A computed fold for an 82-nucleotide RNA from Stomatohabitans sp., annotated as transfer RNA. It is recorded under the gene name trnL. It matches the Rfam family "tRNA". About the family: Transfer RNA (tRNA) molecules are approximately 80 nucleotides in length. The coordinates come from a structure-prediction model, not an experiment, and the mean pLDDT is 80.
Parts: sequence; C1' cells; structure tokens
RNA sequence: GGCCGCGUGGUGGAAUUGGUAUACACGAAGGUCUUAAACACCUUUGCCUCCGGGCUUGCGGGUUCGAGCCCCGCCGCGGCUA
Repeated sequence: GGCCGCGUGGUGGAAUUGGUAUACACGAAGGUCUUAAACACCUUUGCCUCCGGGCUUGCGGGUUCGAGCCCCGCCGCGGCUA
C1' cells in the first nucleotide's frame, strides 16, 4: 500500500430483516440488616432542563417519515496479505 472487521454510559457488553438507545453484568452512591463490619437484600446510577421536554451510539456529511443499524469521506484500533 491492498482487503476484511470493529468503535454504543465509569467498565464489559445487548439492541443484526431500519421502528422505545444504553437490556444484562461489573463498578459507584444511598438504604435495610449488624455492637461494628463482611455477606445478603432493596433503590438509584449518560448529559442539559424553565420539569413540558430536548440532546447523545468515534468525527463530519448523505438517504429516509424514521439511522447504533444503510451510503460516502475522515480518525483510531485489530486481523490477513504484499
């Protein structure tokens, strides 16, 4: 250089024929229990907000009523190949 795959909350990851983004787990915070802790269990956990809602899937465009998903260009990572 050529080809292929991947990029989603703090972390790992799901959402695959385009139709509720962040299921589930870990981590974190609060609580119950305990003399105190550990364990266990419960609740909460992307951002902004005038609380009505709005924004967010590496970055920038495009297609579509609608895009994490399809198309184009970049960036990064991995693999194969010369």